[in-house]
RNA sequence: GGGUACGUAGCUCAACGGUUAGAGCACUCGCCUUACACGCGAGGGGUUGUAGGUUCGAAUCCUACCGUACCCA
Numbered sequence: 001g002g003g004u005a006c007g008u009a010g011c012u013c014a015a016c017g018g019u020u021a022g023a024g025c026a027c028u029c030g031c032c033u034u035a036c037a038c039g040c041g042a043g044g045g046g047u048u049g050u051a052g053g054u055u056c057g058a059a060u061c062c063u064a065c066c067g068u069a070c071c072c073a
Stems, first nucleotide, its partner, number of pairs: 001072007010025004018056001027043005049065005
């Protein structure tokens, strides 16, 4: 330099172009316990990497850029 894949919550990951983007773990609070752990219940937490485009409607489709991994040279 060329190519492929990926980027969504603190972490690991879901989500057919259409209801308010969810789950597990983690975190906070409550219950339970002498207490802790386990267990149960509730809650907080998201510019879906960035900027544009297509569409009535985009996490999803298209383009460029940024980042990571891998392949080729």
A computed fold for a 73-nucleotide RNA from an Elusimicrobiota bacterium, annotated as transfer RNA. The sequence is in RNAcentral, with records from ENA. Its Rfam family is "tRNA". Its family is annotated with triplet codon-amino acid adaptor activity in the Gene Ontology.